About this RNA:
This is a predicted structure of a 168-nucleotide RNA (Lysine riboswitch aptamer) from Lacticaseibacillus zeae. The RNAcentral record of the sequence draws on MGnify. Model confidence (mean pLDDT): 78 of 100. Lineage of the source: Bacteria > Bacillati > Bacilli > Lactobacillaceae > Lacticaseibacillus. Rfam family: Lysine riboswitch aptamer. On this family, see Grundy et al., Proc Natl Acad Sci U S A 2003: "The L box regulon: Lysine sensing by leader RNAs of bacterial lysine biosynthesis genes". Rfam 15.1 lists 3,224 matches to the family in 1,923 species.

């Protein structure tokens, strides 16, 4: 340090396709009512719209998505696969300025794996993610201790993926 490999409830990711949820929500369309301001994420500001030919709001008839999350299936890359927290800066979200949100990269920190139980965070969510605490499991290396001794099992204890096998 190059190559090749294992971990597993269904490893892990992007996509593809249909599917439940979003949701009988937004939209757009009429009906009643109300009566002067609303909208372009939130406040100033400003710009563009809509409004007494009644917006906005309610409340109802009717129409009626999607996007972001999902789990399942196939295909395809692959085994730090990949999740997530932080931070800068750069794009949208009319335009400025502080916020918030969205997306793609950079840096840089955490997690071997999954379950079960409790709790916190995103979530519209009883859906999933994801932290944190606790029990074991399970994979892998290391250490002791038994099997006489190697190889191997068994049984404690640690350790962290920058880890672990094989070969060079």
């Nucleotide at each position: 340090g190059a190559u090749a490999g294992a971990g597993g409830u269904u490893g892990c990711a992007a996509c593809c396709a249909a599917c439940a949820u979003g949701a009988g929500u937004a939209u757009c369309c009429g009906a009643a009512u109300c009566g002067a301001g609303c909208g372009a994420g939130a406040u100033c500001c400003u710009u563009c719209g809509c409004g007494g030919u009644g917006a906005c709001g309610u409340u109802u008839g009717g129409u009626g998505a999607a996007a972001g999350g999902g789990g399942c299936g196939g295909u395809u890359g692959c085994c730090g696969a990949a999740a997530u927290g932080g931070g800068g800066g750069c794009g949208c979200c009319g335009g400025g300025a502080u916020c918030g949100g969205c997306a793609a990269g950079c840096c840089u920190g955490u997690u071997g794996g999954g379950c079960c139980a409790g709790g916190g965070u995103u979530g519209a969510a009883u859906a999933a993610a994801u932290c944190c605490u606790g029990u074991a499991c399970u994979g892998u290396c290391g250490c002791u201790u038994a099997g006489a001794a190697a190889c191997c099992u068994a049984a404690g204890c640690g350790g962290g993926g920058c880890g672990c096998u094989a070969u060079c």